[in-house]
RNA sequence: AAUUUACUAUGGAGAGUUUGAUCCUGGCUCAGGAUGAACGCUAGCGGAAGGCCUAAUACAUGCAAGUCGAACGGGCAUAUUGAUUUCGGUUAAUAUGUUAGUGGCGCACGGGUGAGUAACGCGUACACAACCUACCUUAUAUUGGGGGAUAGCCCUGGGAAACUGGGAGUAAUACCGCAUAACAUUAUAGAGAGGCAUCUUUUUAUAAUUAAAGCAUUUGCGAUAUAAGAUGAGCAUGCGUCCCAUUAGUUAGUUGGUAAGGUAACGGCUUACCAAGACAAUGAUGGGUAGGGGUCCUGAGAGGGAGAUCCCCCACACUGGUACUGAGACACGGACCAGACUCCUACGGGAGGCAGCAGUAAGGAAUAUUGGUCAAUGGAGGCAACUCUGAACCAGCCAUGCCGCGUGCAGGAUGAAUGCCCUCUGGGUUGUAAACUUCUUUAGUCUGGGAAGAAAAACAUAUAUUCAUAUAUGUCUGACGGUACCAGAAGAAUAAGCAUCGGCUAACUCCGUGCCAGCAGCCGCGGUAAUACGGAGGAUGCAAGCGUUAUCCGGAAUCAUUGGGUUUAAAGGGUGCGCAGGCGGCGUUAUAAGUCAGUAGUGAAAUUCCACAGCUCAACUGUAGGGACUGCUUUUGAUACUGUAAUGCUUGAACUGAGAUGAGGUAGGCGGAAUGUGACAUGUAGCGGUGAAAUGCAUAGAUAUUACAUGGAACACCAAUUGCGAAGGCAGGUUACUAGACUAUAUUGACGCUGAUGGACGAAAGCGUGGGGAGCGAACAGGAUUAGAUACCCUGGUAGUCCACGCCGUAAACGAUGAUAACUCGACGUUGGGAUAUACUGUUCAGCGUCCAAGCGAAAGCGAUAAGUUAGCCACCUGGGGAGUACGUUCGCAAGAAUGAAACUCAAAGGAAUUGACGGGGGUCCGCACAAGCGGUGGAGCAUGUGGUUUAAUUCGAUGAUACGCGAGGAACCUUACCUAGGCUAGAAUGUGAGUGACUGCAUGGGAAACUAUGCAUUCCAGCAAUGGACGCGAAACAAGGUGCUGCAUGGCUGUCGUCAGCUCGUGCCGUGAGGUGUUGGGUUAAGUCCCGCAACGAGCGCAACCCCUAUUUUCAGUUGCCAGCACGUAAUGGUGGGGACUCUGGAGAGACUGCCGGCGUAAGCCGCGAGGAAGGUGGGGACGACGUCAAGUCAUCAUGGCCCUUACGUCUAGGGCUACACACGUGCUACAAUGGCAGGUACAGAGGGCAGCGAAGCCGCGAGGUGGAGCCAAUCUCACAAAGCCCGUCCCAGUUCGGAUUGGAGUCUGCAACCCGACUUCAUGAAGCUGGAUUCGCUAGUAAUCGCGCAUCAGCCAUGGCGCGGUGAAUACGUUCCCGGGCCUUGUACACACCGCCCGUCAAGCCAUGGGAGCCGGGGGUGCCUGAAGUUGGUGACCGCAAGGAGCUACCUAGGGCAAAACCGGUGACUGGGGCUAAGUCGUAACAAGGUAGCCGUACCGGAAGGUGCGGCUGGAAUAUCUCCUUU
Repeated sequence: AAUUUACUAUGGAGAGUUUGAUCCUGGCUCAGGAUGAACGCUAGCGGAAGGCCUAAUACAUGCAAGUCGAACGGGCAUAUUGAUUUCGGUUAAUAUGUUAGUGGCGCACGGGUGAGUAACGCGUACACAACCUACCUUAUAUUGGGGGAUAGCCCUGGGAAACUGGGAGUAAUACCGCAUAACAUUAUAGAGAGGCAUCUUUUUAUAAUUAAAGCAUUUGCGAUAUAAGAUGAGCAUGCGUCCCAUUAGUUAGUUGGUAAGGUAACGGCUUACCAAGACAAUGAUGGGUAGGGGUCCUGAGAGGGAGAUCCCCCACACUGGUACUGAGACACGGACCAGACUCCUACGGGAGGCAGCAGUAAGGAAUAUUGGUCAAUGGAGGCAACUCUGAACCAGCCAUGCCGCGUGCAGGAUGAAUGCCCUCUGGGUUGUAAACUUCUUUAGUCUGGGAAGAAAAACAUAUAUUCAUAUAUGUCUGACGGUACCAGAAGAAUAAGCAUCGGCUAACUCCGUGCCAGCAGCCGCGGUAAUACGGAGGAUGCAAGCGUUAUCCGGAAUCAUUGGGUUUAAAGGGUGCGCAGGCGGCGUUAUAAGUCAGUAGUGAAAUUCCACAGCUCAACUGUAGGGACUGCUUUUGAUACUGUAAUGCUUGAACUGAGAUGAGGUAGGCGGAAUGUGACAUGUAGCGGUGAAAUGCAUAGAUAUUACAUGGAACACCAAUUGCGAAGGCAGGUUACUAGACUAUAUUGACGCUGAUGGACGAAAGCGUGGGGAGCGAACAGGAUUAGAUACCCUGGUAGUCCACGCCGUAAACGAUGAUAACUCGACGUUGGGAUAUACUGUUCAGCGUCCAAGCGAAAGCGAUAAGUUAGCCACCUGGGGAGUACGUUCGCAAGAAUGAAACUCAAAGGAAUUGACGGGGGUCCGCACAAGCGGUGGAGCAUGUGGUUUAAUUCGAUGAUACGCGAGGAACCUUACCUAGGCUAGAAUGUGAGUGACUGCAUGGGAAACUAUGCAUUCCAGCAAUGGACGCGAAACAAGGUGCUGCAUGGCUGUCGUCAGCUCGUGCCGUGAGGUGUUGGGUUAAGUCCCGCAACGAGCGCAACCCCUAUUUUCAGUUGCCAGCACGUAAUGGUGGGGACUCUGGAGAGACUGCCGGCGUAAGCCGCGAGGAAGGUGGGGACGACGUCAAGUCAUCAUGGCCCUUACGUCUAGGGCUACACACGUGCUACAAUGGCAGGUACAGAGGGCAGCGAAGCCGCGAGGUGGAGCCAAUCUCACAAAGCCCGUCCCAGUUCGGAUUGGAGUCUGCAACCCGACUUCAUGAAGCUGGAUUCGCUAGUAAUCGCGCAUCAGCCAUGGCGCGGUGAAUACGUUCCCGGGCCUUGUACACACCGCCCGUCAAGCCAUGGGAGCCGGGGGUGCCUGAAGUUGGUGACCGCAAGGAGCUACCUAGGGCAAAACCGGUGACUGGGGCUAAGUCGUAACAAGGUAGCCGUACCGGAAGGUGCGGCUGGAAUAUCUCCUUU
């Protein structure tokens, strides 16, 4: 200036970490900004800032306050002149310069520091009617005339010095009188005006008192008095101004008055007297800490923190005190005194004060030059020139922060090379990066030019003029500095690092290391594959800096005014009453304190914000710019609300009288049941007690029974989620006294609510005194239990429990929920009243309960009796532990209570809910799980496996169930992996392979063999041949090899839970979420099998079925199988012809599905000696094993990552070992005999195997076997006689005619080889063992038991094992209480590595901080007494002085010093108390599940320890039962 209706004003991020997971509470930590910083690594330039935060420690050296000769006398130097002269000089005057002294002004400014100070010190506002102010400005008046001294100088003393004494004499703008003087001061009297209480102001009259200085001379500068201004001080007041109450009382000039003194001025400022006040919970006093503000940092703000640089104020100047001078000081570079320290000394005595600028030492993580100039700005003095100025302006050092610039730009891909990585012939990355080609030249270097900051004063000239001055022009003056800046030249030339890379948090790989070294802000990484340590490559971030450390704010709503909470997370006082305080119902009127609006003043400048401008930009700076400074004060107005005053009202509150109510309280009588005891009686051997017992009682007569007596305590039934009370609490009945709430009315008229401090009440236990004492019963004793049992159980039992009086003052004193008031759906029950007709399933008031809507809540839950929505008041909380501990204080007789920390330590502690797992929780179901049975094991001998031991080696693995006749389905050599010894080294095996023709065999030598040396011999096929092919050998090279390690790097395979019935998903729904639902419920099943119901509907993997074997049958086929009928034949035999009927073989079918019937049931389904059927409810058996668990097993089947070995950890060979043997265990075989052994006779299988094989008949041998060789590649031949059984005989209960081990002899067979170390045969021998302790295993039907047969492996076999096959062929199951395992539902949990979990306390060891402690040491402050410097003031003053006055002496006060007693604080201390943290120590097991005695709280006693017990309380206890109530149908 413009515009304007209102609003708006630039502004707010989170993350990690408690858990298996979730939500919440809650702490810890991080990301941001900042700094007077420091440290580490690094470093090109400039601008403009900043720079001892520590020792207010000590300081060498220099400088930081002087100036004036126009105030004074003199001295000195020079010049001129005069006089004089011995010609050297001397002297006088003048001029110029200089200045020791006197005098004036300044030194009180400027500069430094922050020790002290919690105060009118500072900030802000107001005031002085109670004051001063030199220099400066304005105005008025004056400047007359005298006097006596004293420095210096001279003379002379003392002293080492510093300094100082005496004498003579001198000047002034120094000092002192006199004169004059009012608009000054004082006193008296009068008048007017005003105000803010004392009062102020104007004016008149009279009287008294008081002043001065000159210098210079051309202008001039001064002096005195008064008034005013300006400036600067002084003083008073309101408000604001840190922490501690574990500091609660303080004060004697203290508070006030009167009078006097003192001051510039008010005032207890000081003194005398009088009064007894003053301050304090709105925090006095005391202690600690600290300069305050403008401002600065941070923050959205409100706030929080700080007080460097710059500005304002204050205080201080070695420490303490004191005054002097002066306008101003109690004075940084002045004085005096005391003290500490340093220095000088002739020992007598003196000197000093860097918290000025530089600088030094010290301290410290740490902070600069003993620089230049007065050129500018400012200051002091001067008339001025000028002098002084470590103020100031500049320069130097330092990346200390801020800002700016640069280290190049463009092109350049076979995407070079190196490096690094990988899945490695190759790819990726470094990376357009480089090389290379152009371009540019800021900064730096070099050359040249070159400022502004300077205009005054002064001087000169000129002009104007009132001759005071003003104006104009010219001359002169630059530390910085030859600096900024400008121009030119050459040339990419001279210039990049630091930190990080697990998440938070941007950025990843390799190697090394191997819980080591190390990292780390929090969580946490590292124990052989580390993106977390160290290195490298790469990447990310910032950049001349980057990181780290320290501190502050933020995030932190984590002290919450804005802006939090208190049922269970930390947190409601144990409960009433009530002073102060806070808050307060409905109207009217007044006022205007709060409140709101306007006005005025102030809120210094700088700073912050906006605008513009100046340095090339920016930082930075500027503008008589704007805005802001949210404050204080003044004044005017408004009056809704609050306050105040007045006056009304009735709904809050109180209250008279009435009704009715209850375990409300206190006191006194009374009552019956039961226990105990006493005594009488009856009566006899036990009683009592427990899981079972014992202690105990009892023949001296118990227990038991009947009646009597006595004493104390408690009151069955009624009785109930009942009732009453403020809470604690209250229960037989009755009387007296007394309190309360309730109902319906009348009265007063806000009288109210809450309530810090206070005071009252306050369970149980406990204490004191005195009673009482029946039962119960801490402690204690005994008995049990037990590893122990200071416990649980039992028998006793003291205190106590009871009464009276007095203490204590605590509890899970709980609804874990403060009291009051208002408002906000319903349902049901119940207690006491009211109104209505006394009826009602209706209504109303006051309680007590349950369930629910909205809402709230982290959830559980609360829900008119709120934990909902609001208001005011009180109390309390701010991570866990240490700790409700220590110290202090108060209370208490004590026990103890109340108040109530810190060091240190951890990253959690916690609440609610979820899923699991677990429970010596519950319900329910199943299984050879138990029970009922049969047979075994454990005892013996042997076989076999394992452990252990041994060994050169006894290879390795498997180890509860789920290892142990397991890997191994077969160790004499081999196998073989182990040991000993001897060999080989591209290797023992395989592939490619030049080449070769063999391979190989034989002989000889060596050797244990492997092997080695030598010699001899030596292919096949096609083709005429060349050659090709087959089969071998095979140099070099490339691929070796490893039963070495890791099964916790893995694949695959396997065991187990478990053939248990489970495990999940999609969509939907519920829940903040983890999760739930579905899958739970009622039935049923072998089964999550099926049915019904249901916020679920569907689906998948499992179950079942589909597959195989077996049981019946049909059909087809008919050899090697079969043989009824027909025929042939034999001693006899399907031997032969033939046949398909049968058996059988093997293809295809049928059949079984609760299909049918009956009963029950809604259904699914169950039942029936049902029917039918070969088979009946899955017909029997097999294969088949869900999601997952056990880091289960296997690197030695195989495969495989990584690591390791490479003349050996590979490989070959011989021998040995795996077979050992005081012992222990597992699994088996054979037995112990008569249901048997032996001998003789005799019958009936199935399934398998067979060519390096099975091997017949026959013959030989007692036999194993030998010989033999028919037949058979198998429904044909063979192994191959099945055995138990049956018939007959014998044995006669015994270590046997049982049993067969062991040993001796003789043999057979396999095999190179039976010694270690094979099997079998035969003769002989004839061990233990007479049915097996505790215990333990298998099995539910063709099963157990028993009997034999076969097969794999295999030369043979240690096979009694394993896998199959058939023969004979049982018993029992009432049932689910218990043991074991499992499924489902539910419940508790402090577990989640999941009960083999978690976890408590003592003791022992180490470390850390801390309490007590005989004492010892130190510190600050106060009190009393003594002493007392300098100095002010008072008194005196005989000495000095003409006088004024002074020296001296003295009184009071005081710094300092000394003595004394006490309080407080800190340090240290033998010893001692608890606490915390530590690796796998010791003792128990208190808690978490019903934690094995439910736990916990208070209290008392006891105990190694957790702890136990008594009394009272709580549920934050599980389970069961009963009762009652509620909801739904």